This is a predicted structure of a 65-nucleotide RNA (Fluoride riboswitch aptamer (crcB RNA motif)) from a Thermomicrobiales bacterium. It matches the Rfam family "Fluoride riboswitch aptamer (crcB RNA motif)". Its family is annotated with response to fluoride and positive regulation of gene expression in the Gene Ontology. Lineage of the source: Bacteria > Pseudomonadati > Thermomicrobiota > Thermomicrobia > Thermomicrobiales. It was read from a public genome assembly, where an Rfam model found it. Its mean pLDDT, the model's own confidence on a scale to 100, is 79.
């Protein structure tokens, strides 16, 4: 000084906020959605507020009042 594992500790899992839980990655990184045309740029379209699970907020249909 380089490389590995381990611990702590942090970041991440396509739209907000909480709580266990599950995954991932270690700042050179995880992560940053999905179809279709297009060499590429681009250009049209469609889901979901969850990594799934509860709970709230907020959208969105449908019924009553």
């Nucleotide at each position: 000084a380089u490389g590995g594992g381990u611990g702590c500790a942090g970041g991440c899992g396509a739209u907000g906020a909480a709580g266990g839980c599950c995954g991932c990655c270690u700042c050179g990184a995880a992560c940053c959605g999905c179809c279709g045309c297009u060499c590429c740029c681009g250009c049209g379209g469609c889901u979901g507020a969850u990594g799934a699970c509860u709970u709230c907020u907020a959208c969105u249909c449908c019924g009553u009042g």